Transfer RNA from a Cyclobacteriaceae bacterium, 74 nucleotides, folded computationally. NCBI's taxonomy places the organism under Bacteria, Pseudomonadati, Cytophagia, Cytophagales, Cyclobacteriaceae. Its mean pLDDT, the model's own confidence on a scale to 100, is 83.
[in-house]
RNA sequence: CGGGGUGUGGCGCAGUCCGGUAGCGUACAUGCAUGGGGUGCAUGGGGUCGCUGGUUCGAAUCCAGUCACCCCGA
Repeated sequence: CGGGGUGUGGCGCAGUCCGGUAGCGUACAUGCAUGGGGUGCAUGGGGUCGCUGGUUCGAAUCCAGUCACCCCGA
């Protein structure tokens, strides 16, 4: 320098192909059960999807640029 992959609540991931309410597990908070802990159940808070811009009625998803990490090639 060129090509490819990954980036989404604290953590681990799905959703992307085919645009249409941002979800799951875990963690956290509260309540109930227990004498207490562990554990189980119920409820709840937390994201605007790496960043910027574009297309669109509407973008995590499509397009362009760019950043970080990883892999391959030179």